[in-house]
RNA sequence: AGUAUUUAUGGCGAUGGAGCUCGCCAAAACCGCCUUUCCAGUACAGGUUAAAUUCAUGACUGGAGGCUGAUGGCUCCUACUUUCUC
Numbered sequence: 001a002g003u004a005u006u007u008a009u010g011g012c013g014a015u016g017g018a019g020c021u022c023g024c025c026a027a028a029a030c031c032g033c034c035u036u037u038c039c040a041g042u043a044c045a046g047g048u049u050a051a052a053u054u055c056a057u058g059a060c061u062g063g064a065g066g067c068u069g070a071u072g073g074c075u076c077c078u079a080c081u082u083u084c085u086c
Stems, first nucleotide, its partner, number of pairs: 010025004016077006032067004038063005044058002047055001
């Protein structure tokens, strides 16, 4: 310095809190979806073309725009939204 195991403890599971439960992590676990009929960039693959990153398609990244949900799962509370009644 690294690996493995044990004990104790803790943390995490796209927006808050609590209980129960499941899984994951040891500085990681975790950090949602849609749009190329929105824009820009990147390299690759095949097709097209006489040839050429010429054309269009597929992929990725970023920007921009839009959408669902307070749960990992169950229950409750709070916040938000919709409808109905008083």
Notes
A computed fold for an 86-nucleotide RNA from Nostoc sp. FACHB-888, annotated as Fluoride riboswitch aptamer (crcB RNA motif). The source organism's lineage runs through Bacteria, Cyanobacteriota, Cyanophyceae, Nostocaceae and Nostoc. RNAcentral holds the sequence, with entries from Rfam. Rfam family: Fluoride riboswitch aptamer (crcB RNA motif). Its family is annotated with response to fluoride and positive regulation of gene expression in the Gene Ontology.